The RNA shown here (Bacterial RNase P class A) has 414 nucleotides and comes from a Sphingomonadaceae bacterium. RNAcentral holds the sequence, with entries from ENA. NCBI's taxonomy places the organism under Bacteria, Pseudomonadati, Pseudomonadota, Alphaproteobacteria, Sphingomonadaceae. Its Rfam family is "Bacterial RNase P class A". Rfam classes the family as a ribozyme. A source record names the gene rnpB.
[in-house]
């Protein structure tokens, strides 16, 4: 330099001038307000997918069952379905990637479509036809035929059809046998373990799917800051005590659209039970008045951000991580702040450049020429996904543009 792999970081800098928010101090008699000052988004804040702290609520413990998850060993974490590291399969030339990766001899159940036949395996071409059987022949000679039967080599189906490759062996065949490989049993060795390597016995004896139900092992109580606390006024409603009986007739006036509507002496006076009456006693029932309870809507303050926090150096350890010790504090908003204008650099596109440097070309040389291909100068442009809302571990998904390592292969020089 090319071509692929693998990690890790950045996500514009600086200055002016206007604005917002939290929080200190000052000034303002309070309040409203002003000044100065401080701090003010992200790698993902996003999806809300998994896993915790926390609050509540429910529960004596552990177990049982229903839901759900989670699945190769080992290790790290507070956890985990995240992470390291190793096995094992699959893939690539290779760096590397990819993998819900327990169980298919516990039961059940699925295997379109094609196919004869998807599982208690099967026989459409096929291939024989030794034996038995028909036939010609004189024949026990040889020969036909494809009836009875063998067979699964081949071909054909299809993802998948009862190990492969060779040799023998046969009528034809076939683990029938026998070598390697492949698989199963048991044993030895190494490894913490997954597993691997050997040794031996077994012709091979159970086709796939458990992201079907299922088994097996292991883990999981809900609900979630709209959690929970705390403070709470008017109006409406509930509840207790206690007043009181707002009621029914109506002498009469007034108004009028002639239906009625108001006002209004006066009489009687809530209803049930009960006791010997005046009267009292218990239960009820009710419009309004008065006090006290408690709960709700709507606001207000909490909870609120120092926390598995970040960071320098040292040590463990392959790594993820841990450990030790120093040094920092780094948003807490609630219709919900974190901006915007303007210069200048930097970074990229494009267009121009009368050529200043590189670069070619001519010369012995000062030098003279071409050319916008790099650097220069100069004009116009661009700059993403996206946005906290209790907080944390993580995984997914979105991202203009950019840097840095480290690898594996190819070419070319030293």
């Nucleotide at each position: 330099c090319c071509a692929g792999g693998g990690g890790g970081c950045c996500g514009g800098g600086c200055a002016g001038c206007c604005g917002c928010g939290u929080c200190c101090u000052u000034c303002g008699u309070c309040a409203a307000g002003a000044a100065g000052g401080u701090c003010g988004a992200g790698g993902a804040a996003a999806g809300u997918c998994c896993g915790g702290g926390c609050u509540c609520c429910a529960c004596g413990a552990a177990g049982c069952a229903a839901g759900g998850g989670u699945g190769g060993c080992g290790g790290g974490u507070a956890a985990c379905g995240c992470c390291c590291g190793c096995c094992c399969g699959g893939u690539g030339a290779a760096a590397g990637c990819c993998g819900a990766g327990g169980g298919a001899a516990a039961g059940u159940g699925c295997c379109a479509c094609a196919g004869a036949g998807a599982g208690u395996a099967u026989a459409c071409c096929g291939c024989c036809g030794a034996u038995g059987g028909c036939c010609c022949g004189a024949g026990a000679a040889g020969g036909g035929c494809a009836c009875a039967g063998g067979c699964a080599a081949g071909g054909g189906u299809g993802a998948a059809a009862g190990g492969g490759u060779g040799c023998g062996g046969u009528a034809a065949a076939a683990g029938c046998g026998c070598a390697c490989c492949g698989g199963g049993g048991g044993g030895c060795u190494g490894g913490u373990g997954a597993c691997a390597g050997u040794c031996u016995c077994c012709g091979c004896a159970u086709g796939g799917c458990a992201a079907a139900c299922c088994c097996c092992a292991c883990c999981c109580g809900g609900a979630g800051c709209a959690a929970g606390g705390c403070c709470g006024a008017a109006u409406a409603g509930g509840g207790g005590c206690g007043g009181c009986g707002c009621g029914c007739u109506g002498c009469g006036a007034g108004c009028u659209u002639c239906g009625g509507c108001u006002c209004a002496a006066g009489g009687c006076a809530g209803g049930u039970c009960u006791g010997u009456u005046u009267c009292g006693g218990a239960c009820c029932c009710g419009a309004c008045c008065g006090c006290c309870c408690g709960g709700g809507u709507u606001g207000g303050c909490u909870g609120c951000u120092u926390g598995a926090g970040c960071u320098g150096c040292g040590g463990a350890g392959c790594a993820a991580u841990c450990c030790g010790u120093g040094g920092c504090c780094c948003a807490g908003a609630u219709g919900a702040a974190u901006g915007g204008c303007u210069g200048c650099c930097a970074c990229u596109g494009u267009c121009g450049a009368u050529a200043c440097g590189g670069u070619c070309c001519c010369g012995a040389a000062u030098g003279g020429g071409a050319u916008a291909c790099c650097g220069u100068c100069g004009g116009c442009g661009g700059g993403a996904c996206a946005g906290a809302a209790c907080c944390c571990g993580g995984c997914u998904u979105a991202c203009a543009g950019g840097c840095c390592c480290c690898c594996u292969g190819g070419c070319a020089c030293c």